[in-house]
Transfer RNA from a Candidatus Parcubacteria bacterium, 72 nucleotides, folded computationally. The RNAcentral record of the sequence draws on ENA. It matches the Rfam family "tRNA".
RNA sequence: GGCCCCGUCGUCUAGUGGUCAGGACACAGCGUUCUCAACGCUGGAACACGGGUUCGAUUCCCGUCGGGGCUA
Numbered sequence: 001g002g003c004c005c006c007g008u009c010g011u012c013u014a015g016u017g018g019u020c021a022g023g024a025c026a027c028a029g030c031g032u033u034c035u036c037a038a039c040g041c042u043g044g045a046a047c048a049c050g051g052g053u054u055c056g057a058u059u060c061c062c063g064u065c066g067g068g069g070c071u072a
Base pairs, nucleotide, nucleotide: 001071002070003069004068005067006066007065010025011024012023013022018055027043028042029041030040031039048064049063050062051061052060
C1' cells in the first nucleotide's frame, strides 16, 4: 500500500428503519446493620466525526478518524 472486521453510558455488552437506546458491573443517594460487606429501592450517565438516502437512521450508503486481522 491492498483487502476484511469493529467503533453504543466509566467498563463490558444488546439493539437487522419507527414506542423514552435496554441490561450487567461500577458510581451517587436512601433503606437495612452497632459498623462494614452483602442485599433491596431510586438516580445520573452513551450511539466516533462529517455528509447522503428516507416521512423517519444507532441501524442503509459514501468519506474521515481511531482500533484489530490477513496479505505483499
The prediction has a mean pLDDT of 81.